[in-house]
Annotation:
c-di-GMP-I riboswitch aptamer, 89 nucleotides, folded computationally.
RNA sequence: CCGCAUUGCUGGCAAACUAAUCGAAAGAUUAGGGCGCAAAGUUUCCGGUCUAAGGCUUUUUAUAAAGCUAUGGUAGCGGGACUACUGCA
Numbered sequence: 001c002c003g004c005a006u007u008g009c010u011g012g013c014a015a016a017c018u019a020a021u022c023g024a025a026a027g028a029u030u031a032g033g034g035c036g037c038a039a040a041g042u043u044u045c046c047g048g049u050c051u052a053a054g055g056c057u058u059u060u061u062a063u064a065a066a067g068c069u070a071u072g073g074u075a076g077c078g079g080g081a082c083u084a085c086u087g088c089a
Base pairs, nucleotide, nucleotide: 003088004087005086012037013036017032018031019030020029021028022027035076041082042081043080045079046078047077048074049073050072054069055068056067057066058065059064
């Protein structure tokens, strides 16, 4: 370096839910909480998936409605890239 860890000491992260804040939404952040995690560390490069403010199209006198769309999310959906603790071999 690579491989393995149901066995992981000392420790680490933190799902649902609750509160506050931010956001059009999806969702995020902080605090509580603890379902789980051996990369549940970082990164949207690829695929998936969620949302659709704005934009486009159609209908409509208009308001408005419907459809499409990521430039918004999800790394705790999978792959790729980068980095890393402990033990064993």